[in-house]
Context: one part of a larger RNA
Molecule: large-subunit ribosomal RNA, domain III
Organism: soil metagenome
């Protein structure tokens, strides 16, 4: 140099409250930003920052009675959500093997490994702090287990169960699409609650506000899919009734029949929840009561749907599933009832809690997606929600 730059985008004002102290903290009003976010769920990632109480040294770019700071103390509840106790994929590990002076490399079998298959739970309440995990209702998978019902076998069947094997499925690409739906949303003179004006009018086709409700279980609908039969058979490394092959026969139709499928409608639900009412409290907040709960338009990028159509470059596995027998077993299946149901994960953070040495104008994958206007997720304003940025 200098009590100079800076003090890291951005709107804040008034009252009240706490308190040694208040621009900043609490609370109320008014205003004002975001609203394909600045909101709301969640993978990475951080690990306690999360709630309760106390507290100002030091951290916060000032000041603090305040915090993601400092002491205490509490708080993460699952047969169904996600992983394992189920499957593979890239990779990776590797009995035996094969190379390799050693070290160790590759690699069958086999195993591990999701970012992918599979697979049973929903609505409401509830805490200062978790809930599809607790509670209330109502539901579903699995596996045992006797009793009890049905129906099938009766000592081994080509009608039980049943593979570590056969087969089918799973099972998959780029573009294009018509439709039927729902979520959502809009309005209503219908339906319910409440109001009747500090001012010239407002009992009116007036104003305000509200008009929900899951899983599952029935019914199986728009739609999509697929021809049956008998007979032969030396393929599918054993078998096989199954597959595939081949000969006849039937029918070739928007049938019939089976598969498969949103949605709607019924239960679910005399349940819950509801605007709005009483009662208590200064408030915050807590208890109790509890109307209507329908019509009508619009409408997805989300379900049918891994459909359907078209193309050529021809688009994972494997297991769960079906099925077929082979060895073998003696009861089996279908409904009732009853028992059983581990581990781990769950708090909080989507940016002041990750990644940038900062509480940095950076970067960080999914998923939800209200109203007008409008082709729109642009754009503008606004809802829910949030938030006024630490001089």
């Nucleotide at each position: 140099g200098a009590g100079u730059a800076a003090c890291g985008a951005a709107a804040g004002a008034g009252g009240a409250g706490u308190g040694a102290g208040a621009a900043a903290c609490u609370c109320c009003u008014c205003c004002a930003c975001c609203g394909a976010a600045u909101g709301c769920c969640u993978a990475a990632g951080g690990g306690u920052u999360c709630c309760u109480g106390a507290g100002u040294a030091a951290a916060g770019c000032u000041a603090a009675u305040c915090u993601g700071c400092u002491c205490a103390g509490g708080g993460u509840u699952a047969g169904u959500c996600g992983g394992g106790a189920c499957c593979u994929a890239a990779g990776c590990c590797g009995a035996g093997g094969c190379c390799g002076a050693a070290a160790g490399g590759c690699g069958u079998a086999g195993g591990c490994g999701a970012u992918g298959g599979a697979c049973a739970a929903c609505a409401g309440g509830u805490u200062g702090a978790u809930a599809u995990u607790c509670c209330u209702g109502u539901a579903c998978c699995a596996c045992g287990u006797c009793c009890c019902c049905a129906c099938c076998g009766c000592u081994a069947u080509c009608a039980c169960c049943a593979a570590u094997g056969g087969c089918g499925g799973g099972a998959c690409g780029g573009g294009g699409u018509a439709g039927g739906c729902u979520a959502g949303g809009g309005a209503a003179u219908c339906c319910c609650a409440g109001g009747c004006g500090a001012u010239g009018g407002u009992c009116g086709u007036c104003c305000u506000g509200g008009g929900g409700u899951a899983a599952c279980c029935g019914c199986g609908u728009a739609g999509g899919g697929c021809g049956g039969g008998u007979g032969a058979u030396a393929g599918g490394g054993a078998a096989a009734u199954c597959c595939g092959u081949c000969a006849c026969c039937c029918a070739g139709u928007g049938a019939a029949g089976c598969c498969u499928g949103a949605g709607a409608c019924g239960g679910g639900a005399u349940g819950c929840c509801g605007a709005g009412c009483c009662c208590a409290g200064c408030g915050a907040u807590g208890g109790g009561c509890g109307a209507a709960g329908u019509u009508c338009c619009u409408g997805a990028a989300g379900c049918c749907a891994u459909g359907c159509c078209u193309c050529c470059u021809a688009g994972a596995a494997a297991a769960g599933c079906g099925u077929c027998u082979a060895g073998g077993g003696a009861g089996g299946u279908g409904g009732g009832a009853c028992g059983u149901g581990c581990c781990c994960g769950u708090a909080c953070c989507a940016a002041a809690a990750c990644c940038g040495a900062c509480a940095c104008a950076g970067g960080u994958a999914g998923g939800c997606a209200g109203g007008u206007a409008g082709a729109g997720a642009a754009u503008a304003c606004c809802a829910a929600g949030g938030u006024g940025a630490u001089c």